[in-house]
Molecule: small-subunit ribosomal RNA
Organism: uncultured prokaryote
RNA sequence: ACUACACAUGCAAGUCGAGCGCUCUCUUCGGGGUAACUGGCGCACGGGUGAGUAACGCGUGGGUAUCUGCCCUGGAGUGGGGGACAACCGCUGGAAACGGCGGCUAAUACCGCAUACGCCCUUAGGGGGAAAGCUUUAUGCGCAGGAUGAGCCCGCGUCGGAUUAGCUUGUUGGUGGGGUAAUGGCCUACCAAGGCGACGAUCCGUAGCUGGUCUGAGAGGAUGAUCAGCCACACUGGGACUGAGACACGGCCCAGACUCCUACGGGAGGCAGCAGUGGGGAAUAUUGGACAAUGGGGGCAACCCUGAUUGCAGCCAUGCCGCGUGAGUGAUGAAGGCCCUAGGGUUGUAAAACUCUUUCACCGGUGAAGAUAAUGACGGUAGCCGGAGAAGAAGCCCCGGCUAACUCCGUGCCAGCAGCCGCGGUAAUACGGAGGGGGCUAGCGUUGUUCGGAAUCACUGGGCGUAAAGCGCGCGUAGGCGGAUCGGUCAGUUGGGGGUGAAAGCCCAAGGCUCAACCUUGGAACUGCCCUCAAUACUACCAAUCUUGAGUCCGGGAGAGGUGAGUGGAAUUCCUAGUGUAGAGGUGAAAUUCGUAGAUAUUAGGAAGAACACCAGUGGCGAAGGCGGCUCACUGGCCCGGUACUGACGCUGAGGUGCGAAAGCGUGGGGAGCAAACAGGAUUAGAUACCCUGGUAGUCCACGCCGUAAACGAUGAAUGCUAGCCGUCGGACGGCAUGCCGAUUCGGUGGUGCAGCUAACGCAUUAAGCAUUCCGCCUGGGGAGUACGGCCGCAAGGUUAAAACUCAAAGGAAUUGACGGGGGCCCGCACAAGCGGUGGAGCAUGUGGUUUAAUUCGAGGCAACGCGAAGAACCUUACCAGCCCUUGACAUCCCGGUCGCGGAUACUUGAGAGGAUUUUUUCGUUCGGCUGGUUGGGUGACAGGUGCUGCAUGGCUGUCGUCAGCUCGGUCGUGAGAGGUUGGGUUAAGUCCCGCAACGAGCGCAACCCUCAUCUUCAGUUGCCAUCGGUUCGACCGGGCACUCUGGAGAAACUGCCGGUGAUAAGCCGGAGGAAGGUGGGGAUGACGUCAAGUCUUUAUGGCCCUUAUGGGCUGGGCUACACACGUGCUACAAUGGCGGUGACAGCGGGAUGCAAAGUGGCAACACCUAGCCAAUCCCCAAAAACCGUCUCAGUUCGGAUUGUUCUCUGCAACUCGAGAGCAUGAAGUCGGAAUCGCUAGUAAUCGCGGAUCAGCAUGCCGCGGUGAAUACGUUCCCGGGCCUUGUACACACCGCCCGUCACACCAUGGGAGUUGGUUUUACCCGAAGGCGGUGCGCCAACCUAGCAAUAGGGGGCAGCCGACCACGGUAAGGUCAGCGACUGGGGUGAAGUCGUAAAAA
Repeated sequence: ACUACACAUGCAAGUCGAGCGCUCUCUUCGGGGUAACUGGCGCACGGGUGAGUAACGCGUGGGUAUCUGCCCUGGAGUGGGGGACAACCGCUGGAAACGGCGGCUAAUACCGCAUACGCCCUUAGGGGGAAAGCUUUAUGCGCAGGAUGAGCCCGCGUCGGAUUAGCUUGUUGGUGGGGUAAUGGCCUACCAAGGCGACGAUCCGUAGCUGGUCUGAGAGGAUGAUCAGCCACACUGGGACUGAGACACGGCCCAGACUCCUACGGGAGGCAGCAGUGGGGAAUAUUGGACAAUGGGGGCAACCCUGAUUGCAGCCAUGCCGCGUGAGUGAUGAAGGCCCUAGGGUUGUAAAACUCUUUCACCGGUGAAGAUAAUGACGGUAGCCGGAGAAGAAGCCCCGGCUAACUCCGUGCCAGCAGCCGCGGUAAUACGGAGGGGGCUAGCGUUGUUCGGAAUCACUGGGCGUAAAGCGCGCGUAGGCGGAUCGGUCAGUUGGGGGUGAAAGCCCAAGGCUCAACCUUGGAACUGCCCUCAAUACUACCAAUCUUGAGUCCGGGAGAGGUGAGUGGAAUUCCUAGUGUAGAGGUGAAAUUCGUAGAUAUUAGGAAGAACACCAGUGGCGAAGGCGGCUCACUGGCCCGGUACUGACGCUGAGGUGCGAAAGCGUGGGGAGCAAACAGGAUUAGAUACCCUGGUAGUCCACGCCGUAAACGAUGAAUGCUAGCCGUCGGACGGCAUGCCGAUUCGGUGGUGCAGCUAACGCAUUAAGCAUUCCGCCUGGGGAGUACGGCCGCAAGGUUAAAACUCAAAGGAAUUGACGGGGGCCCGCACAAGCGGUGGAGCAUGUGGUUUAAUUCGAGGCAACGCGAAGAACCUUACCAGCCCUUGACAUCCCGGUCGCGGAUACUUGAGAGGAUUUUUUCGUUCGGCUGGUUGGGUGACAGGUGCUGCAUGGCUGUCGUCAGCUCGGUCGUGAGAGGUUGGGUUAAGUCCCGCAACGAGCGCAACCCUCAUCUUCAGUUGCCAUCGGUUCGACCGGGCACUCUGGAGAAACUGCCGGUGAUAAGCCGGAGGAAGGUGGGGAUGACGUCAAGUCUUUAUGGCCCUUAUGGGCUGGGCUACACACGUGCUACAAUGGCGGUGACAGCGGGAUGCAAAGUGGCAACACCUAGCCAAUCCCCAAAAACCGUCUCAGUUCGGAUUGUUCUCUGCAACUCGAGAGCAUGAAGUCGGAAUCGCUAGUAAUCGCGGAUCAGCAUGCCGCGGUGAAUACGUUCCCGGGCCUUGUACACACCGCCCGUCACACCAUGGGAGUUGGUUUUACCCGAAGGCGGUGCGCCAACCUAGCAAUAGGGGGCAGCCGACCACGGUAAGGUCAGCGACUGGGGUGAAGUCGUAAAAA
């Protein structure tokens, strides 16, 4: 460094007395000085700013109809006169600013005259125009040339918008005239009607331009501060004067706004000069010193002036550059900090300490260059010398990834961070702090801006099948591009030369400040423009020729190509008539509807309109839309063959123009069927739908509009080139066997496939391959193909086409899963077929809820709920109330004490814990109170916690599921992944076989293990008893080990054998044999994983929390409550039963704090007593259903709840709250709604028995045996699961995703009656200053004439007046842009709002 906003104050342009008069002053009287006026030069430079300007303004290169003070060069002259006006004096006006009148006066001021080398005009005869003094140089005046500077003109270049397409009347040109220094419509009169524009005129917006600067590899992109060149401006607008030069920043006039002074009558002013002030703003300095140097003005000079950023100083780390804040040694790796696995690690040679150094700063001294003689603001500055002392001197950002750098604490979706992704909900490397680390360093970080990365506007250097993107399709204008040969020209192109491309800057080299930044010098470069010489391959142009591109001709050919006219049959509906009778029609099922007034059905006849079955075909034709009965007429295009003709006539195609499905619109017809809207019937929670019955526009025709579609091959047109194979359509050719064939050929239309391409899918001679030409289109999603504006349309609407705002995605292709009211195959007590239950009753038990001081806690669909709990009266116990303890009930360490503790018994106190007392007993010993051990006491470390977090964890467990799956190596793919593991069979099985870009392997399956079933063998007590003997008749004894049995070892079963089937395989079916047959029954065994599944209350454990309490002890209570709801069970409702009787047959197990026989007592529970047994020995142990009798269908001889009462047992203790027995009582319940559970064989059902836990307590749990069924056609459906395949907008994976209205809040925006302002146009009015034109009766010194003069006249002027032009202003009507605007439209965003469920799985 922005602010063209306003400015107080001071300064920024003066100088010359050697032009002149006057004033004042000094004087040595010679003169010097002063400076208001007059006069000369300067003030147009220097300095500031960027408002305007899209323009010959700027840049670059040319041109000339021009001027140029001061400067340089050359040459000529410089004579003689005149009249005034300031200053000054007098009078006078005014507050002031400033004047007015009269009078005097000089000049290098002014005016004539003379002269004119050269100069200008000319009708070529002529006419015109100069000067100043002075002692000289000099200066001044005329002319010519130069230099410098300026004016004007031209080519090229120079931002965005087409939602600005037409603009223009002095406009374009000419002639005459005017004007200017000069060309020119610059101005004027007349004449002509031109000029500009898609190569972007006009309009709108924005902007000073350039050298350069920043960035970039470059090409580019952005920019125009400082420095330099040009332009423009000077409070705003207009105007001229003077002058060499201005229309003048510090001059003038006018108008306007603003500010100031005023005596109210009038005046003054312009910092975008230097400082400075106010205001605005995120933001930018001193009211400094000097003219010493550089430069500028004046002057002969001395000198004067100079806020010039000129040389300096001041302020600011704003940038660039350089330097310092110390260096060396220094391990006990100090202290402190931080972390820690408690060992240590790290800060860290860092510090301290020791030894050094002194740059910078500081103090003292000296002291420049800048100036060749004088003059130094800077400045006592730079530099130099000396001195002291490590002394005065380090910060900022970051540490999750990108991106170099990690831990602890705090916090707990809070506070906060964040460039993007994203962190934070109790273990945060992401917040805040700390320690440590990383980076840079007198700086560091943030913000903003520009370029880069971004090949993300792609010239270099992108794309358009599906990601954004090919116009719906033709014809064709401009334009772009264009076949072969020859000749010419040389515009493009290429090469050489010349001019220019200012300086500075960039680059290179050298030099100067101690280095560097910086500066100086030189070089190179400035990729450009102009002139010129040359080359001629290519392009272009001119001329000529050619035939292969294109077209014409001749001969054939196919076709739903188009238009018009005519015509045909089937069907439908309607009408008439006949036959005929009760239904028809329609649907998932119905109803609306039609029908006894005769429907539907059927027969015959008639009418009408529309569409053309079969043929019919990834067949044909057409540019596309599209085209289908048949015949005729007219007509477009295409293909094949011939090769006669033209001779590049071609390709593409912005604008333009034509065609263009369906729907829709207008007018007039037509209307059979179908059918939006509409009506009714259904469906539904609703059903403005899907289904049904009707039904109008419309569908059809003629004419005219509309102009859009998933107008699609989602693939623009044209040309050339690049492997094939197999169909099909239309020709031609060849061959013969004459209706067929083909390595033939051209043109279409399909399939498959190589190279190549592609993100992949895929495309692949009909390209999405390789190339060329031209056109169209794209640039994140939403907003939006919307708004506004324009154009088109009768309308509907179409076309062209944004922005604000908002999001971090939207999207493509492919992959793996999951899912589907997608498909295929298969399995399971999944359904079905059966048997028995639950749901109803009473009770038991668990849960919810409620209650309560507490009803401890956990478990919650399956996979919580007779679950943890294999057993809550106390204990358990975690809960509640109360009473107690505080190193603690338990562990380790320390201190000092004790030698005990402990046990038992008894007593006292207390609810108890506890307290006090009595009694009993004494470890080892090296005899040292030495060691171990005990106990109470103290201290602090600590103990303790069923406190929290199962979403911090280990371990264990449930579940899918005993389902058949899950993976690996090498192989393939850019990758996610695929493959194997898919397929054909088969299996209970990823079981096996076969095939295969697969080949192998692992975890699962199966097998190996246990048990049951058969047999053999060994062994024979406590088991057994066939034979022998005895007997108390009991395997009791002798005896035996045959049998049963026990428990060791073996055998046995493998689709091994036969037949069929299958592919000759795997296997399946049947059979034989066998105790057992195709896994013989049962068990154990649970892949990769899923559910943040369950458990911190089994245990372990991180973190957090409590610490006279959330720890510990105790008594009592509670977990057992009870209107109710649910789960799991027991018992029943009875006769397949109850009761009574009789006394038949098991197995698994258990037993010493135990099981207990027998006996006795009791109605019984049980009690007493006591054999046996540490158990194949003894005991529990009675098995029960079974069998026999009775009862006879009832609330019962069913059922047993409930209650009363008397007892028994366990136990310290049965009140809350145990079990059992007897007597009495005798509730509900008569087979259970919707719904729902288990089970496929020794199973269900039913019957009892045992065990764990346990003092006692089971309908629960775990086991055992007895009796012992029914049914399975089958896989459509329900549920769950497996494999393959398919779709997907799902991936916390359908309990997913997701759409629209409405309601609320906020945001931007469109419309909007209007209103406010800017800008612009047109018409008119007004018309200041000013120059120009006219007039000029008023006024006037110079010159001329007349006159002695006064004076008069003339010439020439001035004021005034008039006119046209014109700024400001006004009136009216428009255009355009912006602000506001009641109301209103849609849009976007927002946490869990409302209504439905439109899309994606059919």